[in-house]
RNA sequence: GUUUAACGCUGCCGGCGUGCUUAACUCAUGCAAGUCGACGGACCUAUAGCAAUAUAGGUUAGUGGCGAACGGGUGAGUAACACGUGACUAAUCUGCCCCGGACUGGGGAAUAACGUCGGGAAACUGACGCUAAAACUCGCAUAUUGAGCUGCUGGGUUGCAUGACCUGCGCUUGAAAGGAUUUAUCGGUCCGGGAUGAGGUCGCGCCCCAUUAGCUUGUUGGUAGGGUAACGGCCUACCAAGGCAAUGACGGGUAGCUGGUCUGAGAGGAUGAUCAGCCACACUGGGACUGAGAUACGGCCCAGACUCCUACGGGAGGCAGCAGUGAGGAAUAUUGCGCAAUGGGCGAAAGCCUGACGCAGCAACGCCGCGUGGGGGAUGAAGGUGGUUUCCAUUGUAAACCCCUGUAGGGAGGGACGAACAGGCUGGUUUUGCCGGCUGUGACGGUACCUGUAGAGGAAGCUCCGGCUAAUUCCGUGCCAGCAGCCGCGGUAAUACGGAAGGAGCAAGCGUUGUUCGGAAUUACUGGGCGUAAAGGGCGCGUAGGCGGUGUGAUUUGUCGGAAGUGAAAUCGUGCGGCUUAACCGUAUCAAUGGCUUUCGAAACUGUUCCCCUUGAGUUCGAGAGAGGCAGAUGGAAUACCAGGUGUAGCGGUGGAAUGCGUAGAUAUCUGGUAGAACACCGGAGGCGAAGGCGAUCUGCUGGCUCGAUACUGACGCUGAGGCGCGAAAGUGUGGGUAGCGAACAGGAUUAGAUACCCUGGUAGUCCACACCGUAAACGAUGGUCACUAGUCGUCGGGGGAUUCGACCCCUUCGGUGACGCAGCUAACGCAUUAAGUGACCCACCUGGGGAGUACGAUCGCAAGGUUGAAACUCAAAGGAAUUGACGGGGGCCCGCACAAGCGGUGGAGCAUGUGGUUUAAUUCGAUGCAACGCGAAGAACCUUACCUGGGCUCGAAGUGCAGUAUAAACCCAUGAAAGUGGGCUAUCCCUUCGGGGAAUGCUGUAUAGGUGCUGCAUGGCUGUCGUCAGCUCGUGUCGUGAGAUGUUGGGUUAAGUCCCGCAACGAGCGCAACCCUUGUCCUUAGUUGCCAGCAGGUUAAGCUGGGCACUUUAAGGAGACUGCCCCGGAUAACGGGGAUGAAGGUGGGGAUGACGUCAAGUCCUCAUGGCCCUUACGUCCAGGGCUACACACGUGCUACAAUGGCCGGUACAACGGGACGCAAAGCCGCGAGGUGGAGCAAAUCCUAUAAAACCGGUCUCAGUUCGGAUUGCAGUCUGCAACUCGACUGCAUGAAGUUGGAAUCGCUAGUAAUCGCGGAUCAGCAUGCCGCGGUGAAUACGUUCCCGGGCCUUGUACACACCGCCCGUCACGCCAUGGGAGUCGGUAGCGCCCGAAGUCACCAAAAGGUCUCAAGGUCAGGCCGAUGACUGGGGUGAAGUCGUAACAAGGUAGCCGUAUCGGAA
Repeated sequence: GUUUAACGCUGCCGGCGUGCUUAACUCAUGCAAGUCGACGGACCUAUAGCAAUAUAGGUUAGUGGCGAACGGGUGAGUAACACGUGACUAAUCUGCCCCGGACUGGGGAAUAACGUCGGGAAACUGACGCUAAAACUCGCAUAUUGAGCUGCUGGGUUGCAUGACCUGCGCUUGAAAGGAUUUAUCGGUCCGGGAUGAGGUCGCGCCCCAUUAGCUUGUUGGUAGGGUAACGGCCUACCAAGGCAAUGACGGGUAGCUGGUCUGAGAGGAUGAUCAGCCACACUGGGACUGAGAUACGGCCCAGACUCCUACGGGAGGCAGCAGUGAGGAAUAUUGCGCAAUGGGCGAAAGCCUGACGCAGCAACGCCGCGUGGGGGAUGAAGGUGGUUUCCAUUGUAAACCCCUGUAGGGAGGGACGAACAGGCUGGUUUUGCCGGCUGUGACGGUACCUGUAGAGGAAGCUCCGGCUAAUUCCGUGCCAGCAGCCGCGGUAAUACGGAAGGAGCAAGCGUUGUUCGGAAUUACUGGGCGUAAAGGGCGCGUAGGCGGUGUGAUUUGUCGGAAGUGAAAUCGUGCGGCUUAACCGUAUCAAUGGCUUUCGAAACUGUUCCCCUUGAGUUCGAGAGAGGCAGAUGGAAUACCAGGUGUAGCGGUGGAAUGCGUAGAUAUCUGGUAGAACACCGGAGGCGAAGGCGAUCUGCUGGCUCGAUACUGACGCUGAGGCGCGAAAGUGUGGGUAGCGAACAGGAUUAGAUACCCUGGUAGUCCACACCGUAAACGAUGGUCACUAGUCGUCGGGGGAUUCGACCCCUUCGGUGACGCAGCUAACGCAUUAAGUGACCCACCUGGGGAGUACGAUCGCAAGGUUGAAACUCAAAGGAAUUGACGGGGGCCCGCACAAGCGGUGGAGCAUGUGGUUUAAUUCGAUGCAACGCGAAGAACCUUACCUGGGCUCGAAGUGCAGUAUAAACCCAUGAAAGUGGGCUAUCCCUUCGGGGAAUGCUGUAUAGGUGCUGCAUGGCUGUCGUCAGCUCGUGUCGUGAGAUGUUGGGUUAAGUCCCGCAACGAGCGCAACCCUUGUCCUUAGUUGCCAGCAGGUUAAGCUGGGCACUUUAAGGAGACUGCCCCGGAUAACGGGGAUGAAGGUGGGGAUGACGUCAAGUCCUCAUGGCCCUUACGUCCAGGGCUACACACGUGCUACAAUGGCCGGUACAACGGGACGCAAAGCCGCGAGGUGGAGCAAAUCCUAUAAAACCGGUCUCAGUUCGGAUUGCAGUCUGCAACUCGACUGCAUGAAGUUGGAAUCGCUAGUAAUCGCGGAUCAGCAUGCCGCGGUGAAUACGUUCCCGGGCCUUGUACACACCGCCCGUCACGCCAUGGGAGUCGGUAGCGCCCGAAGUCACCAAAAGGUCUCAAGGUCAGGCCGAUGACUGGGGUGAAGUCGUAACAAGGUAGCCGUAUCGGAA
């Protein structure tokens, strides 16, 4: 786009169309085929008549004629000459109609109706009697005008043939009703012709299945006969053995065919409603009769099923005609009007009949048309919705309001065309006719149409708004409810669900579902593919078929051109026209119908044919290479075994072991013998073969190939469906053989297990002969042949040339086999004269993944199994190539206290501290691998505090603004655990221009509250980590279809993507480095509180004083270091090594500084903040308790275990800091903590403040100690409202564990580790923690194999949530479809046999009847198809089941293919 549609919501009108797609299921009722008076009667009416009767008109059963074979319906059957198309019929018929010719004379016998008597319920029917005809009949007439036949092989003309036509003679045979009336016609018979219709024959076209491959006996043909309108095995007898079929017979399934219709650019594909042509059918099956025509829808006979009536004896029926009914179904209409028109039947006609037809009714079922109003109108109204909410935006000119119009509908009036006929009357005329006038005829129709009228009045919905795809916001919901055409939405901020507001689209419809075509080049003729995505047969030989070199001639099959016939109409197209328009309809010598037939012409190509040709192909001759094949013979090395010798305790095997062998003598070694299998070196990207495949040597037989050369044949060629043959390994059968190896099997190991990998053994097998099997990742994943299209470099086998003494080497040419590469091709990878390029020919194969190479069937096989080869169901992917990452029990290079080399620790003890766990009323919360755990916490007795218990408050404990009021704040008492409650007392801080103002506080009101409640996965900010690792990117250019790449890779070098060089890249940014701070040297400036060299004074002593600023130092500014210099190495570069100078040397040491990003890392309890939650409580105040618990486990530390030490005495040397709510000296008291005291100091001045280790001397002497100090008792000190839970310190006493610490593990590369003390923050008090400071002061680094982490390059990948990945199979459970299955049930087409109605032909028979054949029916044994079936097989599928780990990385034993065996499973 389409629709014979249906469903949901909605629905004003009209026109034109269409309307059981299902049950060819069942049908009540009515109608759908009659007509004609010419015939014998009967009856009625009118007129005449007394009547009989006559005349006229009408009705009617019967006889007779014509029609009923048309029209109308349906599509069951049919795969067929059924249909379409084109021919033929010389093999035929044809009523009515038309033309021509001839004729239309006699006679006869019956029978319905009717009458009488009967039967029957009915339907119907019997007997007897009468009668007519255009009914029937004559063996009467008429006759060459007819027909037929045979002969004369008569004569003539003609055809493609059998033959046809004309004609002569002869023979045979054959007709009629003088019917009707209105007298003008209508009829009848025969013959010939025409027209129409029908029968028959043929060419071509016409669905699916080969899992249907063979079918056929009247079958194929002939002769003779019969039959028919007619040909014919159509039928019969005889004879022959044929006929059809891979160009698809036979069988099965499905189906009416066509013009056309829908779609499509077309080619095609799908379809066959309405309209038209043909066919078939009429309840199912069979049969004939009548007739021009039927094997007959509204006829007959028989059989069957069903329905109805019945008096039970018998009868009747056939809507797939129009309506209508039931049923079925998602679904399809009125038991309407009329013969007015068109058409049909009958009739002379009037006319009658006509559910054909014309109309109306129902249905938005389709197409088309029209309307539901138009213009103005901003208080941008109200209301709704939304937002950043004093307001704004939107709905929205929309409404209100004002001014208009009047389609359609309503009501009123008028009102058709379709009507032309026929008939009657009449006129004319060329008089069976034609033309004209008058009269008459309308179902539709209360119509169409026209006129005028009132009135915006009664007339809009449906779907959608994540992308495709036009159109977005709020609320609700919270992986729920739901949506969904595909992708996919929904787990608390949903533009995707539901509602709302707004918007978009279409519109009397809109949406959904179904159908079909397109898009789909997704079956590819036009117009596809096959190396890796699905797809080349394992390979050859060859049949049919397809295709085929070259020259002349002939022919004209194909081909091309002209003409003719046909190609029905309708439809489609074009022009014009008619309905107001359109849909619709009409018209045209229009166009078209691509086809078929006939004919004329052309002769290039194709085919055919005659004769040539040699280049394709082949033959001949001469050379040549080769693991080509088959058979026989021979050989050596190795291995194993056997025998013997030597010899002794092990051998063997592995990652390490064990099983095994060995003192009965192994292994090892020597000699001899036996056996089987395979053939080292040569050996190569080498050779040969069609492929599989082929490897010692020699011999025999044999196939193919290459080169060179001459002659010959003369297209003999290529491919190849079926077919035939070959075909690795494994496997099978029979018989041999068996050294080594070695499925299965056994044992030993490994392991959680180990039906494996490893080891020790070992049977089939591997080998041979013969016979099967017929498959492999049978691979170049690349079918065969031919031609053409740049090259370069190898190699194998020949030939030629040139040159040389010669091997070589060089040039060239054929044939093979390789590497690279241009054009071209390809999705890319890649291929590229050995094509995957460009062409030609032929064959095979493919059409999403799974199910499945499975099932069933067939076929082959001894079996295993092979070949052929589906469907149901299920998924939205499966797959290829390449890219970027990530990962690897892949590789390369490099770095890091990463390892190694060292030093010291932790893990063991006691204690401190943090965490887990447990406990508890509470033990508040957070942090949880590295990167939580002396972490938030730079310091929990109260406070802190967030937790618990109890007592209180409710606009609130705190803060802020405004207003008012009072007053400083205070102090005291009572009560209470306190908060609080009640009372008492007092009455102004500052300024002032004295009016007042300011500040603070209390109270009141008001606007705000408050939350350490949840979500760090809604967030900001901050932080950790990889990592101070060297990386991360961009612009332009270039390359690539693209993702992307390049740059950033490479060669060097560096701490560094640091630098140099090279380079399709050139530049740039964030990082690195540097700039900053500090430290190390020097200089300048400055000189107190610092310093003191020289001068002077002075003390017991002391920079104490004068003085000075030289030094130290302080703190400002400079200098200095840059691979600058030298040598060597290196590409002469970057740079590296060494050296000099220097305080310092190669970033001098240290710090600050943390790229793009990763971890949904951490933090809502610092702070900020969205959303949610609480509001007499999840807020707030208070007291007490808890955070300090304690069987236990872990982390981080301190102190130790001692002699490099402990203790005692003496002596020495720092730095960074801190100090007023402070540091505090001297002095005095105390054993001590400390107390007292209060000089000095807001600090280079005073204080803290004696540094300790060290050094000197003494003592202890290896022990649980003079080590170690836990624990405990007593007594104290200090801070503080307060040391009970729960502080620190002191003294005396006590004196635990611990004697250097398992597995494991941490830190550190130089002023570092180790060790020693000092200071600070927090802080009333409380440090073994943290942050700093200085003192003493090492050892080691061969080196990068390994562990960990990281960087770069490369490789593989089935990973991309990225290896904490992915993923396989069994088992268990649910569901689904399916195979097998003892069977069971049903359907279907037949064979054989039985029975055999009606009826035709023939025969028998006097007749009844019988025989032959056929329907239905019955029946034996089978075939095919479908359904069902206990049980059973596998398959598919299903958020969180079990077992393992098979595959993807070297996937941890490389994987995969074929085959065999084994095993829970992989």
RNAcentral holds the sequence, with entries from ENA.
A computed fold for a 1466-nucleotide RNA from an uncultured prokaryote, annotated as small-subunit ribosomal RNA.
Its Rfam family is "Bacterial small subunit ribosomal RNA". Rfam links the family to the GO terms ribosome and structural constituent of ribosome.
The prediction has a mean pLDDT of 81.